[in-house]
RNA sequence: CAAGCAGGCCGGGCAGUCGCUGUGGCUGAACUGGCCACAGAGGAAAGUCCGAACUCCGCCAGGCAGGGUGCUGGGUAACGCCCAGGAGGGGUGACCCUACGGAAAGUGCAACAGAAACAUACCGUCCUGAUGAUGAAUCGGGAUAAGGGUGAAAUGGUGAGGCAAGAGCUCACCGGCGGGCGGGUGACCGCCCGGCCGUGCAAACCCCACCCGGAGCAAGACCAAAUAGGGGGUGAUGGUACGCCUGGGCCAACCCCGGGUUGGUCGCAUGACCGCAGCGGUAACGUUGUGGCAAGAUGGAUGACUGCCGACCCCGCAUCAGCAGGGUCACAGGAUUCGGCUUAUAGGCCUGCUUGGCUU
Numbered sequence: 001c002a003a004g005c006a007g008g009c010c011g012g013g014c015a016g017u018c019g020c021u022g023u024g025g026c027u028g029a030a031c032u033g034g035c036c037a038c039a040g041a042g043g044a045a046a047g048u049c050c051g052a053a054c055u056c057c058g059c060c061a062g063g064c065a066g067g068g069u070g071c072u073g074g075g076u077a078a079c080g081c082c083c084a085g086g087a088g089g090g091g092u093g094a095c096c097c098u099a100c101g102g103a104a105a106g107u108g109c110a111a112c113a114g115a116a117a118c119a120u121a122c123c124g125u126c127c128u129g130a131u132g133a134u135g136a137a138u139c140g141g142g143a144u145a146a147g148g149g150u151g152a153a154a155u156g157g158u159g160a161g162g163c164a165a166g167a168g169c170u171c172a173c174c175g176g177c178g179g180g181c182g183g184g185u186g187a188c189c190g191c192c193c194g195g196c197c198g199u200g201c202a203a204a205c206c207c208c209a210c211c212c213g214g215a216g217c218a219a220g221a222c223c224a225a226a227u228a229g230g231g232g233g234u235g236a237u238g239g240u241a242c243g244c245c246u247g248g249g250c251c252a253a254c255c256c257c258g259g260g261u262u263g264g265u266c267g268c269a270u271g272a273c274c275g276c277a278g279c280g281g282u283a284a285c286g287u288u289g290u291g292g293c294a295a296g297a298u299g300g301a302u303g304a305c306u307g308c309c310g311a312c313c314c315c316g317c318a319u320c321a322g323c324a325g326g327g328u329c330a331c332a333g334g335a336u337u338c339g340g341c342u343u344a345u346a347g348g349c350c351u352g353c354u355u356g357g358c359u360u
Stems, first nucleotide, its partner, number of pairs: 001356010012309007020040008042331001046342002049340005054216004066212005071085005086100001087098004101207002106205002108201003119155001122148002124144008156174006175197002177194007220266004230257005237252004273292008310329005316323002
């Protein structure tokens, strides 16, 4: 210098004018209002995909069904998130990716092709019987998964020995499985031994381990307003006329239908909060000290214009430096709140690292 990898940050600035929302003060009898001051979107406010707080309903507890998660350890209020590690895969490398428990519990599936998809011989190879002429050929019995062929996948792989031909049949190395020893909290790793070699799919059913009650701020609470006139139902209860009893009626009360009211306040901004520093921890994170308060709308505020600067583009002038003019300013915007994930994002800045080239 070029090409990359990982992480972090900013994401237009200043001023003026006119507006909008909220809070405080003044004015005002009071509402509306007027004046002044202050505050007023984001890294994703988004998608609403996970996990919670909070609220109501339900609720002893446990189980079934259903759903979710799925290598190990840790973090956290919790999580499907984050950190660290293991294994597998990719990259020359920095580094990146992975739903990554169980296929020897059982069931199921494996299209097409192929003889056969889990117990099989199509071609071929070898042995052998008969006919035949000791050959060739034909018919039959048997051995063989080494070779050919089919397939995404064919019974561990490569090589050597061995054999009638073959085959873990035997041996070496590699892979898997099982056992032992050692290391590690663990996933797992290393060494030794044993030919033990039993297809794949669980984002098919299933098995195993763990987790999960439902609905959601239109939750929910309060104030105001409304509850007129009606219809239907009710075991028991209360009232009622009669001197008492029984029975019945009516009214009350309760429930349902239908009708009416449908405006305001709270929830709702001090919180698993934010900044800085110290300490513990590899880290995620925790803890202590100190400082801070930072939108709260409800047909839903945060906008428009002007000037200067900044960045980029176009055209012109200029040898360069530069100058003048014009244009553009990413994605996008709260609605109960918080922790995450995912997606969108013009342009710019910083840090560490890798590979290649050049120079000293």
Bacterial RNase P class A from Dehalococcoidia bacterium UBA4060, 360 nucleotides, folded computationally. The prediction has a mean pLDDT of 75.